[in-house]
């Protein structure tokens, strides 16, 4: 540097639901919680896709849909 994620070690994130707050909504934040995750880290003005609102659209929202960028451990 490239490929892989069977086992082990250390550490991390936190779905649904409930409560409070914000928002027109999607959804977000905090607390409880523990479905899962080897990128469930970061990127939403500059790839695709989805959701909300709307006469039609996003200038709103989603990174735990794919994608892009960076990275831990182990093995080869």
């Nucleotide at each position: 540097u490239u490929a892989u994620a069977u086992a082990a070690a250390a550490g991390g994130u936190a779905a649904a639901a409930u409560a409070a707050a914000g928002g027109a909504a999607a959804c977000u934040u905090u607390a409880u919680g523990a479905c899962a995750c080897a990128a469930a880290a970061c990127u939403a003005a500059a790839g695709g896709g989805g959701c909300u609102u709307u006469a039609a659209a996003a200038u709103g929202c989603c990174a735990g849909c794919c994608a892009g960028u960076u990275g831990c451990u182990a093995u080869a």